[in-house]
RNA sequence: ACGGGCCUCAUACAAUCGGCAGUAUUACGGUCUCCAAAACCGUCCAUUGUGGUUCGAAUCCACAGACCCGUG
Numbered sequence: 001a002c003g004g005g006c007c008u009c010a011u012a013c014a015a016u017c018g019g020c021a022g023u024a025u026u027a028c029g030g031u032c033u034c035c036a037a038a039a040c041c042g043u044c045c046a047u048u049g050u051g052g053u054u055c056g057a058a059u060c061c062a063c064a065g066a067c068c069c070g071u072g
Stems, first nucleotide, its partner, number of pairs: 001071005007065001010025004019055001027043005048064005
C1' cells in the first nucleotide's frame, strides 16, 4: 500500500436475515439467615461516529475511526 473480518450495558453474547433493544455474570438495594454464603425479588447501565435510503434502521448503503487476520 492492498484485501478480508469485526464493532450492542462494566464483561460475555442474543435480537427470527427492516417493526417494542433483551439474557447471563458483575455492581447496588431488599427477602431469607444468629452472621455470612447460596437461593429468590428488584434497580442501574449500551447499538463506534457522521450522513443517506425508508412510514420505520442494531440490521441496508457511503465515508470516517478502533481492533483482528492475510497478501506483497
The RNA shown here (transfer RNA) has 72 nucleotides and comes from an Oscillospiraceae bacterium.
The sequence was found in a public genome assembly.
NCBI's taxonomy places the organism under Bacteria, Bacillota, Clostridia, Eubacteriales, Oscillospiraceae.
The prediction has a mean pLDDT of 82.